[in-house]
RNA sequence: AACAUAUAAAGGCAAACUUAUCGAAAGAUAAGGACGCAAAGUUACAAGUCUAAAGCUAUUUUAGCUAUGACAGUUGGGCUGCUAUG
Numbered sequence: 001a002a003c004a005u006a007u008a009a010a011g012g013c014a015a016a017c018u019u020a021u022c023g024a025a026a027g028a029u030a031a032g033g034a035c036g037c038a039a040a041g042u043u044a045c046a047a048g049u050c051u052a053a054a055g056c057u058a059u060u061u062u063a064g065c066u067a068u069g070a071c072a073g074u075u076g077g078g079c080u081g082c083u084a085u086g
Base pairs, nucleotide, nucleotide: 003086004085005084006083012037013036017032018031019030020029021028022027035073041079042078043077045076046075047074048071049070050069055065056064057063058062
């Protein structure tokens, strides 16, 4: 240096929920808070999931279809990283 593994140590992140803001929504951000995580660091390339403003359709004050929106703590991939052991 590379690969594999994850008991220990030093640490790291932060689910649900609450409050505030943004957003049509999904959801995101900040503070609190910890379910958990060996990459729960990062990346929207592939698959999957969620939402449907606008648009289109219809049996029309309702319903359906659809991402250009979102999810990295859904899976896989790319890039990067600490410690210990082998």

This is a predicted structure of an 86-nucleotide RNA (c-di-GMP-I riboswitch aptamer) from Anaeromonas frigoriresistens.